This is a predicted structure of a 101-nucleotide RNA (SAM riboswitch aptamer (S box leader)) from Sporolactobacillus nakayamae. Its mean pLDDT, the model's own confidence on a scale to 100, is 84. The organism belongs to Sporolactobacillus, within Bacteria. Rfam family: SAM riboswitch aptamer (S box leader). Rfam links the family to the GO term regulation of gene expression.
RNA sequence: UUCUUAUCAAGAGCGGCGGAGGGACUGGCCCAAUGAAGCCCGACAACCAGCACAUAUGUGUAUGGUGUUAAUUCCAUCAGUUUUAAACUGAGAGAUAAGAG
Numbered sequence: 001u002u003c004u005u006a007u008c009a010a011g012a013g014c015g016g017c018g019g020a021g022g023g024a025c026u027g028g029c030c031c032a033a034u035g036a037a038g039c040c041c042g043a044c045a046a047c048c049a050g051c052a053c054a055u056a057u058g059u060g061u062a063u064g065g066u067g068u069u070a071a072u073u074c075c076a077u078c079a080g081u082u083u084u085a086a087a088c089u090g091a092g093a094g095a096u097a098a099g100a101g
Stems, first nucleotide, its partner, number of pairs: 001101008013041001015040003021031003026076003042069003047065003050061004073093001078090005
C1' cells in the first nucleotide's frame, strides 16, 4: 500500500510539556488563550496473542501487540420509504483490528 472479514448509538483527567489551531475530504455546525494540534503520564475498551475456567458456541483477566480518550463515524453528501419540516433504512466514503498478497 491492495483485497477480504468484523465492529463503529457505550466508555475514558479540573494532570504535565507545548504554544494556534482542530473536528479525514466538501458543505454545515461545533471545539479552542477559561488554552487547539502534538508529546509524556493517567484512564477507557477488549480486535489479536497469552493466562485461568469451561469445553458446542464460550466466560473471565488485563501481561503483551495495537487502538481509543467532545458532540451517533457531530450532521449531511448517493439511493429509497414516509406523515416529505424532518424521521427511518441501505449503500458509498472513512476509522480500528485480524488474515492474505